[in-house]
Molecule: small-subunit ribosomal RNA
Organism: uncultured bacterium
RNA sequence: AAUUCGCCCUUAGAGUUUGAUCCUGGCUCAGGAUGAACGCUGGCGGCGUGCUUAACACAUGCAAGUCGAACGAAGCGCCUUGGACAGAUUCUUCGGAUGAAGUUUUUGGUGACUGAGUGGCGGACGGGUGAGUAACGCGUGGGUAACCUGCCUCAUACAGGGGGAUAACAGUUAGAAAUGGCUGCUAAUACCGCAUAAGCGCACGGUACUGCAUGGUACAGUGUGAAAAACUCCGGUGGUAUGAGAUGGACCCGCGUUGGAUUAGCUAGUUGGCAGGGUAACGGCCUACCAAGGCGACGAUCCAUAGCCGGCCUGAGAGGGUGGACGGCCACAUUGGAACUGAGACACGGUCCAAACUCCUACGGGAGGCAGCAGUGGGGAAUAUUGCACAAUGGGCGAAAGCCUGAUGCAGCAACGCCGCGUGAGCGAUGAAGGCCUUCGGGUCGUAAAGCUCUGUCCUCAAGGAAGAUAAUGACGGUACCUGAGGAGGAAGCCACGGCUAACUACGUGCCAGCAGCCGCGGUAAUACGUAGGUGGCGAGCGUUGUCCGGAUUUACUGGGCGUAAAGGGAGCGUAGGCGGAUUUUUAAGUGAGAUGUGAAAUACUCGGGCUUAACCUGAGUGCUGCAUUUCAAACUGGAAGUCUAGAGUGCAGGAGAGGAGAAGGGAAUUCCUAGUGUAGCGGUGAAAUGCGUAGAGAUUAGGAAGAACACCAGUGGCGAAGGCGCUUCUCUGGACUGUAACUGACGCUGAGGCUCGAAAGCGUGGGGAGCAAACAGGAUUAGAUACCCUGGUAGUCCACGCCGUAAACGAUGAAUACUAGGUGUAGGGGUUGUCAUGACCUCUGUGCCGCCGCUAACGCAUUAAGUAUUCCGCCUGGGGAGUACGGUCGCAAGAUUAAAACUCAAAGGAAUUGACGGGGGCCCGCACAAGCGGAGGAACAUGUGGUUUAAUUCGAUGAUACGCGAGGAACCUUACCCGGGCUCGAACGGUGCAUGAAUAUACGAGAGAUUGUAUAGUCCUUCGGGACAUGUAUCGAGGUGCUGCAUGGUUGUCGUCAGCUCGUGCCGUGAGGUGUCGGCUUAAGUGCCAUAACGAGCGCAACCCUUGUCAUUAGUUGCCAUCAGGUCAAGCUGGGGACUUUAAUGAGACUGCCACCGUAAGGUGUGAGGAAGGGGGGGAGGACGUCAAAUCAGCACGGCCCUUAUGUCCGGGGCGACACACGUGUUACAAUGGGAGGUACAGAGGGCAGCUAUCCGGUGACGGAAUGCUAAUCUCCAAAACCUUUCUCAGUUCGGAUUGGAGUCUGCAACUCGACUCCAUGAAGCUGGAAUCGCUAGUAAUCGUGGGUCAGCAUACCACGGUGAAUACGUUCCCGGGCCUUGUACACACCGCCCGUCA
Repeated sequence: AAUUCGCCCUUAGAGUUUGAUCCUGGCUCAGGAUGAACGCUGGCGGCGUGCUUAACACAUGCAAGUCGAACGAAGCGCCUUGGACAGAUUCUUCGGAUGAAGUUUUUGGUGACUGAGUGGCGGACGGGUGAGUAACGCGUGGGUAACCUGCCUCAUACAGGGGGAUAACAGUUAGAAAUGGCUGCUAAUACCGCAUAAGCGCACGGUACUGCAUGGUACAGUGUGAAAAACUCCGGUGGUAUGAGAUGGACCCGCGUUGGAUUAGCUAGUUGGCAGGGUAACGGCCUACCAAGGCGACGAUCCAUAGCCGGCCUGAGAGGGUGGACGGCCACAUUGGAACUGAGACACGGUCCAAACUCCUACGGGAGGCAGCAGUGGGGAAUAUUGCACAAUGGGCGAAAGCCUGAUGCAGCAACGCCGCGUGAGCGAUGAAGGCCUUCGGGUCGUAAAGCUCUGUCCUCAAGGAAGAUAAUGACGGUACCUGAGGAGGAAGCCACGGCUAACUACGUGCCAGCAGCCGCGGUAAUACGUAGGUGGCGAGCGUUGUCCGGAUUUACUGGGCGUAAAGGGAGCGUAGGCGGAUUUUUAAGUGAGAUGUGAAAUACUCGGGCUUAACCUGAGUGCUGCAUUUCAAACUGGAAGUCUAGAGUGCAGGAGAGGAGAAGGGAAUUCCUAGUGUAGCGGUGAAAUGCGUAGAGAUUAGGAAGAACACCAGUGGCGAAGGCGCUUCUCUGGACUGUAACUGACGCUGAGGCUCGAAAGCGUGGGGAGCAAACAGGAUUAGAUACCCUGGUAGUCCACGCCGUAAACGAUGAAUACUAGGUGUAGGGGUUGUCAUGACCUCUGUGCCGCCGCUAACGCAUUAAGUAUUCCGCCUGGGGAGUACGGUCGCAAGAUUAAAACUCAAAGGAAUUGACGGGGGCCCGCACAAGCGGAGGAACAUGUGGUUUAAUUCGAUGAUACGCGAGGAACCUUACCCGGGCUCGAACGGUGCAUGAAUAUACGAGAGAUUGUAUAGUCCUUCGGGACAUGUAUCGAGGUGCUGCAUGGUUGUCGUCAGCUCGUGCCGUGAGGUGUCGGCUUAAGUGCCAUAACGAGCGCAACCCUUGUCAUUAGUUGCCAUCAGGUCAAGCUGGGGACUUUAAUGAGACUGCCACCGUAAGGUGUGAGGAAGGGGGGGAGGACGUCAAAUCAGCACGGCCCUUAUGUCCGGGGCGACACACGUGUUACAAUGGGAGGUACAGAGGGCAGCUAUCCGGUGACGGAAUGCUAAUCUCCAAAACCUUUCUCAGUUCGGAUUGGAGUCUGCAACUCGACUCCAUGAAGCUGGAAUCGCUAGUAAUCGUGGGUCAGCAUACCACGGUGAAUACGUUCCCGGGCCUUGUACACACCGCCCGUCA
């Protein structure tokens, strides 16, 4: 310190359904682990680990031998005895003697020599593997009075005396071999009798003690049975019997040990008994006989899968997964079977048999078993050396020396795992070069490098050199370690960088190539693909893949749910089971406490120790939550015995009810039949038709028949378990309620299986059949209409009996009990009280509504709970596939019930919110409809567009919101298009360098022109360096109406001048959000008033601005002229005047201010008054938040991309003007409200010097000529319709003017393509326009002309101006658009939505 108690600590989430929110719910990720594999990369060391697949097949070597101190024989070596041969040497009397080495033979001995044999012990251990096994196999705890145990230890007692064989060996023989056969010889600790028996076994009866039972122990008695082996170095070692111990094993039992019920019944040795056999031992273990049992919903049997455990991984834990290495047990040894030997096996390296396979063979027959260690083939994503040593630890044999030992110790291979170390350290800014980015300034890689100064871990070389060995003996190994020297040298990668998730830029690519764990990236500006730079993470590794746990409270014991998200059985009765009122005593099964045993070791944890550290190893301790035994306690649960009445039930007295079954009766209606009256229709529909009817319908009257259903009463009233039940009466019958408190005494609640009931439709048999009515027929509707509507009509609907067994069988809410604010109805009872026909209060049971607390995701529920608790049952676990397939059960069938998987998606879903939408509702507005007026659509022409054509017909705009639009004016130019001809620093401009020269002007020539050639003229300033200007050249910028309006700015259209759009604070809601902004009244208006959890504010509305309408003041020229004067043919012409008109500046005026009525107010109404104007006086400008990726890159600007002798630029010509056709917008008409001719009046607003032009002249005219005024209230352009007179008289015309011919005028370099105008002539279509459609509410529509901009010229267009000057609006049902409130929604790209089916 672990441990105990207390405290503390431990327990993490994220992405993804939506426009957004909350919830439910799945999918996915971040963590840890691994006997791993794959990709890229790889310096060293230590410690571990390494066929998970084919229990597939195996070449070769090795893995179990040992003992001569059990035995005989043989060989070999040495010693030795005797013999033979041989003869060296020495001596010699030369006769001989001596006799070494050697050869051979023999005796004995000896060997720490050899291999074979007999014999002993060991080959049952050690080593491998996990096929089988769901089992007493394993784990744990017990039992054996039902057992065995070699070697070892202890104790007691013994070992006497015999016998016969046999291998080896020899001979012979069979066979290819393996292996035998026969004859003969021989030994033992081999084998066999006999003797002995303390003790032992067996049989018989007895005594004592004892056990949970069978039984056991002890003692004595009788009978009976079985032993032994020797060797010796003389120390000992062995042998036999018995007992005890130790060790190892065997058997039995309690508990625990995977999934499937789409496996529900299994079993004949099966279950038990008796007898016998067998075993070490119990036992149906086996046999005979007898009995009929045994197991099973607490899951038998069957099927599938699997060796089990200590542990290991994960987890906060509870759990979940797993069983490789290490340790325990089991099983197996090519497959299946069998026994033998033995203490032990039914035996991995033994035997026999069978089978498959392989090998040998002389074809007759034989041999083999790597799941031992190496190794080979094969399989596979994948797993190592045919190594060294018995030195250590252990094992076998032996007395021992020792031998054997692929056990083991070591080494080798592999980043397979864990751990440690290194790849350098310090200083070093010009912030080098280079790379990348850039706003071009710079930033970043970055003190990083270089450079300078150091160090030496690993490394290399050299020298030394262990422990492991308590005497010798070391494979490892000249290893670990130590010392010296050397030199920064040899040593960094992998993955990621959109979010989750730490880390960003550039280029390339362009829904391609690709990425991706989930969401999702990529369609030309990709932080998501690929590459680069940078950054982040880890690091000798890093990623990926597979698997397991976690997160996942997503199977919920800890720790979930079921009204609407998945989920309450359709309902009741009831079996097993579960749970159960009050009280007393007892018991001790559960429960609690103590003790003891066990929970092997290793592992885990704590404190230490040893390797330099760590991993690793190790000491001590703690834990191992379990099981068993035992002692104690007695509150609670259970058991036993008693008592009680509050639960439950019975009795008695009442009233209520469409509760059920049967029988009988009734009237209304419908249809049909008969008869009468009566005549042409009836019926039906949105409208019709089919149908019925002159053979008399329908209508009406009377009579009759039939079947079914029961109006009113009638009620969120009643009854029933649910389904369900409605005319009346009778009979039978169930239940509930109220009152009472006599009786029983927990008799209760729930309820898997089971049984019963169970709408409608449907089925079977037999009846019945009025009406209604699937199917069917016909008529309509419709694009079609197998529908909705109509006319008919069969099953069926009704009855009896029998099936079916399901429904949105719903309160989408299981049953029971208790508790927890109220208010108000209603149904049935009871009680108290009163002023008594009526009321008030209390109470029980039912049935509704509203509403606190509480609950809920919200909606909502709320004493009839979805609240607070308890008990029991049923059910759920993402969507689809699917309530489907297969199997089973039920059914006559239809079908019901039980009930999956493959595959596929990242959601499916609930509630609520904001919008949008609705052929939903309410309120309101708008030339929206209606009421009117005039058009367009028909004709001709003009113009724009589409289409077509073309060398080009440049481009854009395309529902409303494009189409007389950009374009406010295309003959050239414009011009962007086409053809052709040219230029390339360029058509314009700036900077720099170099060279040359003025620039420029004129003339002539070539050419379509651009352009170019020639000639002449011209030649500036200067400090003499050069400068200005121009040309040429080089270069940095050019240029582009090329692309992208879906990269943009700016501008614009539209909803819409619609009345809306928001904010702050507060309040409400878990939240998105709401409130305010809603409601009532009012307004043109979110304009105002009132009310109000809102109070205020902003952008919009309105007002402020311009113009017009009235008046006043000021001012008075170029305008005006009443008064005064002059003057003219005439004329404000002149003096003069400011009165009027007018001009243009400043003011006034209008505010529902006054009156009447209505209204709380705001406000409304009024032929009200006054006033020029009356309730916004008319008109304009002004357009909230936003929508349409609306329009525009061709007005302009601008990012990116593209072109650069061309997509730039210059020039000539052409085109934009084409023309079968279609559409839009206009002009002119079709005529008499008109056309023609003549006459005569009245505007406003503008323009004018390259201009408007008076006046005069010429011309029919367009116009021309001359000439005047005016830079304009001065001059000029300058009116028409109207009005008056006249003509035409209803026609393709005296309407209409297209088209065409001719002749001209004007502008302009130029009118051919391609201008306008004039004159003469020509004189087309057209006689008021189909469907459908447009504008307009008053000085408006309609109609009439005038001006301006653009412009050389060109206007039916556009923008302005005035003249003349109407009709109609009942009203808001409908069409279109819009606003507010509300409602539904599966829509949110928002109904041009979403989505279903078929086909491809």